A computed fold for a 527-nucleotide part of an RNA from an uncultured prokaryote, annotated as small-subunit ribosomal RNA, 5' domain. The prediction has a mean pLDDT of 87. RNAcentral holds the full RNA, with entries from ENA.
Context: one part of a larger RNA
RNA sequence: AUUGAACGCUGGCGGCAGGCCUAAUACAUGCAAGUCGAACGGUAACAGCAGAGCUUGCUCUGGCUGAAGAGUGGCGGACGGGGGCGUAACGCGUGGGAAUUUACCUUGUAGUGGGGGGUAGCCCGGAGAAAUCCGGAUUAACACCGCAUAAUCUCUACGGAGGAAAAGGGGCCUCUUCUUGAAAGCUCCUGCUGAUAGAUUGGCCCGCGUUGGAUUAGCUAGUUGAUAGGGUAAAGGCCUACCAAGGCAACGAUCCAUAGCUGGUUUGAGAGGAUGAUCAGCCACACUGGGACUGAGACACGGCCCAGACUCCUACGGGAGGCAGCAGUGGGGAAUAUUGGACAAUGGGCGCAAGCCUGAUCCAGCAAUGCCGCGUGUGUCAAGAUGGCCUGAGGGUUGUAAAGCACUUUCAAUAGUGAAGAAGGGUAUAAAUUUAAUAAAUUUGUACAUUGACGUUAACUAUAGAAGAAGCACCGGCUAACUCUGUGCCAGCAGCCGCGGUAAUACAGAGGGUGCAAGCGUUAAUC
Numbered sequence: 001a002u003u004g005a006a007c008g009c010u011g012g013c014g015g016c017a018g019g020c021c022u023a024a025u026a027c028a029u030g031c032a033a034g035u036c037g038a039a040c041g042g043u044a045a046c047a048g049c050a051g052a053g054c055u056u057g058c059u060c061u062g063g064c065u066g067a068a069g070a071g072u073g074g075c076g077g078a079c080g081g082g083g084g085c086g087u088a089a090c091g092c093g094u095g096g097g098a099a100u101u102u103a104c105c106u107u108g109u110a111g112u113g114g115g116g117g118g119u120a121g122c123c124c125g126g127a128g129a130a131a132u133c134c135g136g137a138u139u140a141a142c143a144c145c146g147c148a149u150a151a152u153c154u155c156u157a158c159g160g161a162g163g164a165a166a167a168g169g170g171g172c173c174u175c176u177u178c179u180u181g182a183a184a185g186c187u188c189c190u191g192c193u194g195a196u197a198g199a200u201u202g203g204c205c206c207g208c209g210u211u212g213g214a215u216u217a218g219c220u221a222g223u224u225g226a227u228a229g230g231g232u233a234a235a236g237g238c239c240u241a242c243c244a245a246g247g248c249a250a251c252g253a254u255c256c257a258u259a260g261c262u263g264g265u266u267u268g269a270g271a272g273g274a275u276g277a278u279c280a281g282c283c284a285c286a287c288u289g290g291g292a293c294u295g296a297g298a299c300a301c302g303g304c305c306c307a308g309a310c311u312c313c314u315a316c317g318g319g320a321g322g323c324a325g326c327a328g329u330g331g332g333g334a335a336u337a338u339u340g341g342a343c344a345a346u347g348g349g350c351g352c353a354a355g356c357c358u359g360a361u362c363c364a365g366c367a368a369u370g371c372c373g374c375g376u377g378u379g380u381c382a383a384g385a386u387g388g389c390c391u392g393a394g395g396g397u398u399g400u401a402a403a404g405c406a407c408u409u410u411c412a413a414u415a416g417u418g419a420a421g422a423a424g425g426g427u428a429u430a431a432a433u434u435u436a437a438u439a440a441a442u443u444u445g446u447a448c449a450u451u452g453a454c455g456u457u458a459a460c461u462a463u464a465g466a467a468g469a470a471g472c473a474c475c476g477g478c479u480a481a482c483u484c485u486g487u488g489c490c491a492g493c494a495g496c497c498g499c500g501g502u503a504a505u506a507c508a509g510a511g512g513g514u515g516c517a518a519g520c521g522u523u524a525a526u527c
Base pairs, nucleotide, nucleotide: 001526002525003524005523006522007521008520009519012374013373014372015371016370017369019366020332025330026329027328029327030326031325034075035074036073039072040071043067046066047065048064049062050061051060052059053058054057082285084283091210092209093208094207095206096205097204100202105198106197109194110193111192112191113147115145116144123136124135125134126133127132153162154161155160167190168189169188170187171186172185174183211257212256213255218248219247220246223245224244225243227241228240229239230238260282261281262280263279264275265274266273267272287308288307289306290305291304310321311320312319313318338364340363341362342361346360347358348357349356350355377407378406379405380404387398388397389396390395411468413463414462415461416460417459421454424450426448427447428446429445430444431443432442433441471516472515473514474513475512476497477496478495482511483510484509485508486507492499493498
């Protein structure tokens, strides 16, 4: 000088930060990942509308509309959030590389033709305490499967062969029936499929650097290399067969111990040392161990399967669970906070959108944990008051300190005024684009009413009154600051030297003083 600190005494306010360093210990409860009806069949609840019944305020019917429980389907649950177990490693850092992937997004390109069978839900029946399971009948799709077509796609023996798709929504013209519906058509928007390029992202390989131990000296059999095959998005002993006998090591292999790495942080003039909380990048992990499935992406924290330990439910047949998410609880510990508010902003997921979800995030709460700022008054005032302490008894000191007098009102208190954080989105409308179109849609503009958790916000104004606000450690030397009383090698102090055995500036108390100050000391730790 520093700290994610703790402990003791003390404690007025604000701003900004940080707050389980220990048991990767066990967890009650709530919440933390959903969304889309403009993909689908349909309608369990709520509301509206229409109709019927009558008991005149309820009952039934209709998915017709808004909507939305369960279900099929799509996208997202691989991000975001957490703790640091493991790992001495291409894990990280840095600099290179080639044999690769990339959903959503962007650019340009070619298509989007014609069919089929089922299945959940619903309904019926059955088993079970439950979790859930089984059978039958029926139904839809942007779910699934063929057919057609296709290249700058894939394979190829260069002859050829293989190989895709899905529709949904808004508006309108015409015809028929005359009112809605149906048919064909036009148009706009959003999608779907194949191949290409880009952007972004991921996987892989290599050089160098990256803790201690030799009281660890030899290690290695898919081991090292070749050929062939398999496998992967992709190079490769990644895997397999055969062949060769290699490969690493005193420039420290192997083994043991310890440890996430970095940007940084801290100290120091620097070199260097110590460290890796918060914030940011990467890695690995998700009760313990193993495994794959789905998918563009996982071998997946709040998915699945198996085994294990533990906990819970049970009708004893069988089932359920995983806070190293946010709060919170027990335990451990010197020690570390609220079972709070809001999606207003920023960002993310889904959706055409409105919007919904979001313990990410933004805020508030708690504790002087830290840094910074402010206040606890200001001026005047000598009779140098009273009291305290000392005294050589005269006085000295506390001390302009107090009282008194004159002022001020920061902060806190009370009352009021009151920004910024708000960009958007909605409704109406004008123009342009598009179009057959004055529909619709898109873009730009205008008008109107609106969107704030924080929040009794910040800031400002007014009111009253010095009013509500100072402690802690030290005073032998180092080291700024001295006397008295008590004690008598006792009680005690102490960082080092050392004090204390009757005059202790070193113990305890008092008066006085010194240093810091809403803090001050002690302990621990680093330089």